Lysine riboswitch aptamer from a bovine gut metagenome, 155 nucleotides, folded computationally. The prediction has a mean pLDDT of 79. RNAcentral holds the sequence, with entries from MGnify. Rfam family: Lysine riboswitch aptamer. Rfam describes the family as follows. Riboswitches are metabolite binding domains within certain messenger RNAs that serve as precision sensors for their corresponding targets.
């Protein structure tokens, strides 16, 4: 240098069903036109509703399975670029892709921010214990410590 594996409620991606999202946007009819609010924010336009009845979804994201990719699997941050989306312009910010960089061994639980319709979840910190893996040390019961750019195994 290659190649092959190992942690486990391991990782990530498609199809499928199902709840929620919700009787909520739309859309039709009536009724009112003051003030008010609303379409991501900010300004400027431009449209909308707000009560009644009727009709009524969807995305994201969740849970199950199905089948596929794998074990820096992935994820997450700053910076930089793009952008056909977010009523119209104009700046921003969010969504989506990309690139250096940089943090994390791995799921778990709890407390906090963020995002979210949500009390589902995800996100990041911070604490715990658990559990893999090498190191020193051991009275063999363990016990401290490191990072996956690691570990074991063959050639």
């Nucleotide at each position: 240098g290659a190649u092959a594996g190992a942690g486990g409620c391991g990782c990530g991606g498609u199809g499928c069903u199902u709840a929620u999202a919700a009787g909520u946007a739309u859309c039709g009819g009536g009724g009112u036109c003051a003030a008010a609010c609303c379409g991501c924010u900010u300004g400027a336009a431009c449209g909308g509703u707000u009560c009644c009845c009727g009709u009524g979804a969807a995305a994201g994201g969740a849970a199950g399975u199905u089948c596929c990719g794998c074990c820096g699997a992935a994820a997450c941050g700053u910076c930089g670029g793009a952008u056909a989306g977010u009523u119209u312009c104009a700046a921003g910010g969010c969504g989506u892709c990309c690139g250096c960089c940089g943090u994390u061994g791995g799921g778990c639980a709890a407390u906090g921010u963020g995002a979210g319709a949500a009390c589902a979840u995800c996100u990041c910190a911070u604490u715990g214990a658990c559990u893999g893996u090498c190191g020193c040390c051991u009275g063999c019961g363990g016990g401290c410590g490191g990072a996956g750019c690691g570990c074991u195994a063959u050639c």
Of the family's consensus pairs, 95% are formed in the model.